Molecule: small-subunit ribosomal RNA
Organism: Cytophagales bacterium
RNA sequence: ACUAUGGAGAGUUUGAUCCUGGCUCAGGAUGAACGCUAGCGGCAGGCCUAAUACAUGCAAGCCGGACGGCAAGUUGAGUAGCAAUACUUGACCUAGAGUGGCGUAAGGGUGCGUAACACGUAUGCAAUCUGCCCACAGCCGGGGUAUAGCCCUCCGAAAGGAGGAUUAACACCCCAUAGAAAAAUGGAAUGGCAUCAUUUUAUUUUUAAACCACGGGGCUGUGGAUGAGCAUGCGCUUGAUUAGCUAGUUGGCGGGGUAAUGGCCCACCAAGGCGAUGAUCAAUAGGGGACCUGAGAGGGUGAUCCCCCACACUGGCACUGAGAUACGGGCCAGACUCCUACGGGAGGCAGCAGUAGGGAAUAUUGGACAAUGGGUGAGAGCCUGAUCCAGCCAUGCCGCGUGCAGGAAGAAGGCCUUCUGGGUUGUAAACUGCUUUUGCCGGGGGAUAAAAGAUCCCUGCGGGGAGAAUUGAAGGUACCCGGUGAAUAAGCCACGGCUAACUACGUGCCAGCAGCCGCGGUAAUACGUAGGUGGCAAGCGUUGUCCGGAUUUAUUGGGUUUAAAGGGUGCGUAGGCGGUUCUUUAAGUCAGUGGUGAAAUACAGCCGCUCAACGGUUGAGGUGCCAUUGAUACUGAAGGACUUGAGUACAGUCGAGGUAGGCGGAAUUGACGGUGUAGCGGUGAAAUGCUUAGAUAUCGUCAAGAACACCGAUAGCGAAGGCAGCUUACUAGGCUGUAACUGACGCUGAGGCACGAAGGUGCGGGGAUCAAACAGGAUUAGAUACCCUGGUAGUCCGCACAGUAAACGAUGGUCACUCGGUGUUGGCGGUACACAGCCAGCGCCUUAGCGAAAGCGUUAAGUGACCCACCUGGGGAGUACGCCCGCAAGGGUGAAACUCAAAGGAAUUGACGGGGGUCCGCACAAGCGGUGGAGCAUGUGGUUUAAUUCGAUGGUACGCGAGGAACCUUACCUGGGCUAGAAUGCCCUUGACAGAUUCAGAGAUGGAUUUUUCCGCAAGGACAAGGAGCAAGGUGCUGCAUGGCUGUCGUCAGCUCGUGCCGUGAGGUGUUGGGUUAAGUCCCGCAACGAGCGCAACCCCUUCCCUUAGUUGCCAGCACGUAAUGGUGGGGACUCUAAGGGGACUGCCCGCGCAAGCGGAGAGGAAGGAGGGGACGACGUCAAGUCAUCAUGGCCCUUACGCCCAGGGCUACACACGUGCUACAAUGGCGCGUACAACGUGUUGCAAGCCAGCAAUGGUGAGCCAAUCACGAAAAGCGCGUCUCAGUUCGGAUCGCAGGCUGCAACUCGCCUGCGUGAAGUUGGAAUCGCUAGUAAUCGCGCAUCAGCAAUGGCGCGGUGAAUACGUUCCCGGACCUUGUACACACCGCCCGUCAAGCCAUGGAAGCUGGGGGGACCUGAAGACAGUUGCCGUAAGGCGCUGUUUAGGGUUAAACUGGUAACUAGGGCUAAGUCGUAACAAGGUAGCCGUACCGGAAGGUGCGGCUGGAACACCUCCUUU
Repeated sequence: ACUAUGGAGAGUUUGAUCCUGGCUCAGGAUGAACGCUAGCGGCAGGCCUAAUACAUGCAAGCCGGACGGCAAGUUGAGUAGCAAUACUUGACCUAGAGUGGCGUAAGGGUGCGUAACACGUAUGCAAUCUGCCCACAGCCGGGGUAUAGCCCUCCGAAAGGAGGAUUAACACCCCAUAGAAAAAUGGAAUGGCAUCAUUUUAUUUUUAAACCACGGGGCUGUGGAUGAGCAUGCGCUUGAUUAGCUAGUUGGCGGGGUAAUGGCCCACCAAGGCGAUGAUCAAUAGGGGACCUGAGAGGGUGAUCCCCCACACUGGCACUGAGAUACGGGCCAGACUCCUACGGGAGGCAGCAGUAGGGAAUAUUGGACAAUGGGUGAGAGCCUGAUCCAGCCAUGCCGCGUGCAGGAAGAAGGCCUUCUGGGUUGUAAACUGCUUUUGCCGGGGGAUAAAAGAUCCCUGCGGGGAGAAUUGAAGGUACCCGGUGAAUAAGCCACGGCUAACUACGUGCCAGCAGCCGCGGUAAUACGUAGGUGGCAAGCGUUGUCCGGAUUUAUUGGGUUUAAAGGGUGCGUAGGCGGUUCUUUAAGUCAGUGGUGAAAUACAGCCGCUCAACGGUUGAGGUGCCAUUGAUACUGAAGGACUUGAGUACAGUCGAGGUAGGCGGAAUUGACGGUGUAGCGGUGAAAUGCUUAGAUAUCGUCAAGAACACCGAUAGCGAAGGCAGCUUACUAGGCUGUAACUGACGCUGAGGCACGAAGGUGCGGGGAUCAAACAGGAUUAGAUACCCUGGUAGUCCGCACAGUAAACGAUGGUCACUCGGUGUUGGCGGUACACAGCCAGCGCCUUAGCGAAAGCGUUAAGUGACCCACCUGGGGAGUACGCCCGCAAGGGUGAAACUCAAAGGAAUUGACGGGGGUCCGCACAAGCGGUGGAGCAUGUGGUUUAAUUCGAUGGUACGCGAGGAACCUUACCUGGGCUAGAAUGCCCUUGACAGAUUCAGAGAUGGAUUUUUCCGCAAGGACAAGGAGCAAGGUGCUGCAUGGCUGUCGUCAGCUCGUGCCGUGAGGUGUUGGGUUAAGUCCCGCAACGAGCGCAACCCCUUCCCUUAGUUGCCAGCACGUAAUGGUGGGGACUCUAAGGGGACUGCCCGCGCAAGCGGAGAGGAAGGAGGGGACGACGUCAAGUCAUCAUGGCCCUUACGCCCAGGGCUACACACGUGCUACAAUGGCGCGUACAACGUGUUGCAAGCCAGCAAUGGUGAGCCAAUCACGAAAAGCGCGUCUCAGUUCGGAUCGCAGGCUGCAACUCGCCUGCGUGAAGUUGGAAUCGCUAGUAAUCGCGCAUCAGCAAUGGCGCGGUGAAUACGUUCCCGGACCUUGUACACACCGCCCGUCAAGCCAUGGAAGCUGGGGGGACCUGAAGACAGUUGCCGUAAGGCGCUGUUUAGGGUUAAACUGGUAACUAGGGCUAAGUCGUAACAAGGUAGCCGUACCGGAAGGUGCGGCUGGAACACCUCCUUU
């Protein structure tokens, strides 16, 4: 410099992750519709549905300069009349009707039909036509006959028609002319593309004309232009669950017809033609330019504008014409509507308006021909619902406005709030100043525009210039000026994430929201409302549709081991692809050039409306098609050559390759015979079964059928299925070697053909074993199963079907390329049991690379090439219907409605397993003693009650909260009362209140009497009462809103982090491994190195010693004293007390061990391997417990759910359970005697002693605030005596009487004492609990609470004082590693099928009822064609008749495709239905696939197959040492 302007994602499967995969959203668009709202203008657009039916008006006429003729009108003349006026006549002008000419085939509408040369594009016509227009050449002579109209008559309701007479033309006919044209025949030349074309020439035949009256018009011919016709290549929707279609069908010769080719039509002849590159049929649909979207490629659409086609009430038909098979012409038929005199007629808005109907939905019965254009005319002009304008509609696009600036007391109000306050709305408002778009009023705008023309000039003939007069629907509009005054003007949607925007109240899985995920069950940013905020804005949302995002149909640009997806395997047809080399060609390919690719649109530049939308103009591009010229590398085509692909030959070799035949032994079963006797068999255990008629066992002989041990092997062979005793015959193949032959002969392979385990089917054999079904026995809740005993099809053979499997390597075939190691089979080089190499197989490990990962890795899932098959969310469903195959079973092909937001793959962390390994624990075992039985105590459930207050509920509630319910407590019930309240703070007022006495009352309370303030000088204060208010009060609810505290797993050994490393990631590693420990305790190893919370230790008690200190403790020695006693002096020795310290650490020895550590009745030591005990509880789990200890959010009550009081209740009692006490007795009871503790407690207290009492207890009372005094007696024990096995001298419940104590008060409802009474109970079913040493057991003592006590409970203390542990298989709980998993609310998980209920769509179905199309037969209008001996006409010709064809109509047999339907089948969905438990763990019988049978159901069983099965053992292989 040139080119290029272009590509964003998110949510949702999981505990988390990666992947696959669907669903959904954000964007753009719209002829839209709906909801709410609405100021203006410009530019566009406006029946998508019923091609349904249409009232009314208009939408195609023009020409008198073609013609006959003439109403009205104007005017002249004449007559009559005063005049108006009437009549006659001439001229002008010609309406309506008629002849004639041109037009009506354009313009305008619609999209029914049409899948077609309809359309688009590009060609061709040597096979064509073309009115009006242009150019050129030539011509325009003569004659004739009718007819409409008009007039007359007639028919008819009308529409309309018939007859007679008469008339014109640029209407019609005849004759002449023929340069010209056409046709036929002949000749010549040139050219081409086959028929042929062009030019020229000769002959023959045929064919013209028209006038009006000066400018047109006509005729003939040629050429052009325009328009049209025909043909061809290419392009052009879906369905194969439509596979065969076709008789004018395909072609030929001849003819007809047409402007023209052609089966377009006809006669004859032939038998062809189309189709898997999709014929035929069915469904849908006008096509294109373009429009929307998209980065593009594509996908979708075909409104408005332009081009083409088709149609005009439905169907058929022709006529006229240059052109039609004719939207506002004709004929016929049909349906419908209207008129009618009932005889017969009329009509066609898919033109513009408009109406009805349909619908979610789409406008005025407007103005004008001024412009543009069209028709006609010489022209003026006329016509024009084409067109130009206006009206309606936010339907869209574009533009403008609803004000701008200042303004903090940050007003009021609203909302929120932690509430005397603050925040927000918010500079927002008020207020001040300014502006005036728009609106309204007034004025201007007589401007300009479309405009060109007549006439004149120039010209290269395309055009250009000058230029008088006239004309405006829009419209007095656009635009401009002035005045006025912030004046006239803002809504809609959203605010959980995606997605910008948050609070309060209400509601309480209700009402509702929702595009997806999902919100709502009392603290909802998700519902409704409000405030606030965000977005867009005269609009905003919603709904529908299309593209995008979606690389989610993948050409660009996807996949197929396990996610959906490789055909069971081979052979092979079509097709696709194809080795080396040479020559030719130029089809593909590439390049240049030419044509075309309409305009509009889109893009770029410039320009015009004030901008923009909109418009004008210029340009580029238009990826396409056609033609032509060239290039020749590659592909193709033709020809030649080659050998490496492929094949052949020869030699060798290998093997369970196949088919057929023969033979063999072991075993099994049966038969016969012998021996022999009572059982055999079978199972977890049994039973059914067999057996004294002799089984089983054993021996011998015989028979039968089936299968082939050892060898045997991740060994071999085969395409796959599959193949195994030995041998024979036949047969196929691979490999190796040689390099002799052929010379690309190759690869793949849609359809097709063949093969194809097991099971199954048919026919015929065979039948030993095994064994679906079936029967019986067990098991079980049941057991249509698993186990057992039998047993039939079948299992075997032949022939014939069937054609499927987890037919798997879940991996299609062929070729090439890409590190290595190791084992094994076959072969090779003369030999070799060695080693290495080469080729072909079969395995394992691994590099690069790939993969979502697991994994694959020369046997690829790597890198490439070619061909085939298959996939596109899950379910419905491999189902239904249809078709093909099959004897059947069934197989192949193979949907939809509906429904869900997932379904899935791999891997991760957990949890779990009737998985594995290792280990621990009073877990089991071994022991001792209990509970479960009795009576009582206590707690709970239940029941009862006015109330039996509340909470705790498996383990981890139940002698728990409660360490003490007669009142109180107390929360409950009944009744009586209070309402700022029973308590406290602040304020005001008052000076009392309290006390005492008394009355009423159950009391609370109320009344009465009496007494009555204090401090201070004062202010004021203390206390009390009253009052108003601010704060009351609630054991009311929510422990699932919370704090705190607590239980449990568990005193289990675990739980984590930083950095590094590994992995895409979740995550892993560390923490695993080998040892060891009570311990993640320690050691060793190791991609880990360190660290934290836990463990242990530090703390307390206890055991030994020492030091210090000795009172209230102690007393050896000394002294005093007593009846006796540490009583006294004294002492510190001892005990003890209470402070400090020591001590234990595997330190020492032996053994084992690398070490850590372990073992040893070891030594020493008071104590030995943590000496014993306590306190101490990791990360977390159980929404565990507690709102009634306390605190606390929210909600609720407020003359009550608050507060006071009395009484009652919490103590009830048919029952059930838990925890205990006392017992059942002699290891005992009772009596008497007697010995030894420790922890503690005591002044509203402990109380010695003495007295009374049988006793509880009372009286009195020393001492003690405690090592001083007291409780205080310890008990079991020991000694002696008695009882003698019994419901007792056991046991003490229950009851009676009499007492004691506490307390205001023991009735409900206390404890104690004495006397009497003397129940159950004789060791406890299933089951179950505690304990491993100073423990269990047993014995008593103390304390807290407390007036007293229901304590047998709880917490402590000491006394006496055992047994047992082989061991870790099992039960329970736990830890670590590993494995499987469909679990993650985590096995109390998940989940399958029948049945029952509701809803939904679908299949089948006797039948009923539609639709379109085809066939056959009958009938057959108009028209056309053909014929015609009849009739008319001068003629041309026509009429009539006949035949052919045909719309329509009728009849009929089928096929196709819908709707509906009694009944019926399965499917889907639906908080809490029934039955079972099939699957996921070894899922408790491993599961699954195919097939067969059976069963309420999941399912079970047989046969064969698979691993997508766990565990253990063995074998083999690999890696490392």